[in-house]
The prediction has a mean pLDDT of 88. Large-subunit ribosomal RNA, domain IV from Truepera sp. bin119, 340 nucleotides, folded computationally.

Context: one part of a larger RNA
């Protein structure tokens, strides 16, 4: 000096990205417990107080058992079991004497939860979940394995069942666009291949014939045409003006568009300018709460906004406690290090 435990004036997060790591808290009775809240919870909330030993009727009081009695309901000896509590008194610094053995509140953010993941740097706010929707699927189902055979799962199930998508408890609730693209539907037309047709025009052959080429005519599904569909892919506008202070701008005009973003949220896990600005906490606050709205570029099931409970999740604050620190210091044991 390294490590791994131990103590420590006064101070008590000033350390640091962060209270990281330590330190406090811990059992068990009683006392008592707040917002909110789905009326279960929150909650061990928070906070106090007790807690060893002897003694006095002391293992008392009282309960549990059960032989026996009995008015059939109950009383209940002995011995086991468990077992308050109130005055007195005794030691220690300390009675949960040792070990095991929650630190606690307040606010936000994210996912409701309970689970699940990177085996060996990521445990979450990922995924998953009941619920919610659309959607395909009538039974040899669809879908799935399978040289896309046979055959198997789907299922010895039958649309309250199945498979596929999305979203993700619960509460309110989820606008407006169908121009493109996707699915649906649509006995017309429009395009359209084989095939079918055969006017015609060859080739050979005296001839029948063989044999070629081939026009209109016919002709599926797809495209095209017509609707329809957003819990389908997806999208959801700009200029000008304009009130009797200003200033804004309910109100006008106008271009574009399929239709111009409702409700509700917002400097957000989203805000570039930006440490926006006001308030709030701190002597002092680029975080953080609350607001404001100019949203660079939120926004409604690629769901919206809220939420009790929950969380080894993320952020702000205090209370307790601390060698985290101010600023070190010792001790113990175990390495380095010298000798051998």
């Nucleotide at each position: 000096c390294u490590c791994u435990g131990g103590u420590u004036a006064a101070g008590g997060a000033a350390c640091u990205c962060u209270g990281c790591a330590a330190a406090a808290u811990a059992g068990c009775c009683c006392c008592g417990u707040a917002a909110c809240u789905u009326c279960g919870g929150g909650a061990g909330a928070a906070g106090g107080g007790g807690u060893c030993c002897c003694g006095c009727g002391c293992g008392u009081a009282g309960g549990g058992u059960u032989a026996g009695c009995u008015a059939c309901u109950g009383c209940g000896a002995a011995g086991c079991c468990c077992g308050a509590g109130g005055c007195g008194g005794g030691c220690g610094c300390a009675g949960u004497g040792a070990a095991u053995u929650g630190g606690c509140u307040c606010u936000a953010g994210c996912g409701a939860c309970u689970g699940u993941u990177u085996a060996c740097c990521a445990a979450a706010a990922u995924c998953a979940c009941a619920g919610c929707a659309c959607u395909c699927u009538g039974c040899a189902a669809a879908c799935c394995c399978a040289a896309g055979u046979a055959g198997g799962g789907g299922a010895c199930g039958u649309a309250u069942a199945g498979g596929g998508u999305g979203u993700g408890a619960c509460a309110c609730c989820u606008g407006c666009c169908c121009g493109g693209u996707g699915c649906c539907g649509g006995a017309a037309g429009g395009u359209u291949a084989a095939g079918g047709g055969g006017a015609g025009c060859g080739g050979u052959g005296c001839a029948a014939g063989c044999u070629g080429c081939g026009a209109a005519c016919u002709g599926a599904a797809g495209c095209c045409c017509c609707g329809g569909u957003g819990a389908a892919c997806g999208g959801c506008g700009g200029c000008g003006g304009u009130a009797a202070c200003u200033a804004u701008a309910a109100c006008c005009g106008u271009c574009c568009u399929a239709a111009g973003g409702u409700a509700g949220c917002g400097a957000a896990a989203u805000u570039c300018c930006u440490u926006g600005u006001c308030a709030g906490g701190u002597a002092a606050g680029u975080u953080c709460u609350g607001a404001c709205c100019u949203g660079c570029a939120c926004g409604a099931a690629u769901g919206g906004u809220g939420u009790a409970a929950c969380g080894a999740c993320u952020g702000g604050a205090g209370c307790g406690c601390u060698g985290u620190c101010u600023c070190a210091a010792c001790c113990a044991g175990a390495g380095a290090c010298u000798c051998g």
RNAcentral holds the full RNA, with entries from SILVA.